[in-house]
Formats: sequence, structure tokens, C1' cells
RNA sequence: GGGGGUAUAGUUUAAUGGUAAAAUAGUAGUCUCCAAAACUAUUGUUCCCUGUUCGAAUCAGGGUACCCCCG
Repeated sequence: GGGGGUAUAGUUUAAUGGUAAAAUAGUAGUCUCCAAAACUAUUGUUCCCUGUUCGAAUCAGGGUACCCCCG
């Protein structure tokens, strides 16, 4: 320098173009002499910019970061 892949909650991962989800973590509560475990409630998320569309995590273009291959 060229090609390919990945980017979603603090973390690990889902999601046929049509309400962004689960587990775990966090917070509060129940239980307990206390704590742990268990249970209940709750907070928080689509890497950035632009475009297509009635509607974008999803499609298109550009950029950024990481990984792999070629030279």
C1' cells in the first nucleotide's frame, strides 16, 4: 500500500427494514440475629457523519478503532 471481518447496556451476547432484548453487573426492597444465596422492583445501550426509505441496529457512501490475509 491492497483485500476481508468485527463494532449493540459496565461485561458477555441476541434482534426477517416495523415497540432495541436476555444473562450478568449496579441500585432499592423482601427474607435472615448478621451476611451470602434466593426472590421482587428498577437504572442504563445500537462506534461517528451523511444518504435511501413512511420507517434503519439492519441497506448505501465516507471516516475511526481493533483483528486476519497478501505484498

Description:
Transfer RNA from a marine sediment metagenome, 71 nucleotides, folded computationally. Its mean pLDDT, the model's own confidence on a scale to 100, is 82. Its Rfam family is "tRNA". Rfam's curators write: Transfer RNA (tRNA) molecules are approximately 80 nucleotides in length. It is annotated as a transfer RNA.